[in-house]
RNA sequence: GCGGGCGUGGCGAAACUGGUAGACGCACGGCACUCAAAAUGCCGCGACUUCGGUCAUGUCGGUUCGAUUCCGACCGCCCGCA
Repeated sequence: GCGGGCGUGGCGAAACUGGUAGACGCACGGCACUCAAAAUGCCGCGACUUCGGUCAUGUCGGUUCGAUUCCGACCGCCCGCA
């Protein structure tokens, strides 16, 4: 330099013939249980907010009524070729 794959909450990982983003698990916080812990069970858990909403899938654009999904350019990681 060329080709291919991947990038989603703190972490792993779903959602794809384009139609509620973050299911599920872990971690974390609270409570129950316990002499106290562990284990277990229940609840909560993206950001901002004037509490009405707005934004958020690597970044910026494009297509579309609508994009995690399709297209382009960049950034990062991995694999192969040279």
Transfer RNA from Phenylobacterium zucineum HLK1, 82 nucleotides, folded computationally.
Taxonomically the source falls in Phenylobacterium zucineum (Bacteria, Pseudomonadota, Caulobacterales, Phenylobacterium).
It matches the Rfam family "tRNA". Rfam links the family to the GO term triplet codon-amino acid adaptor activity. It is annotated as a transfer RNA.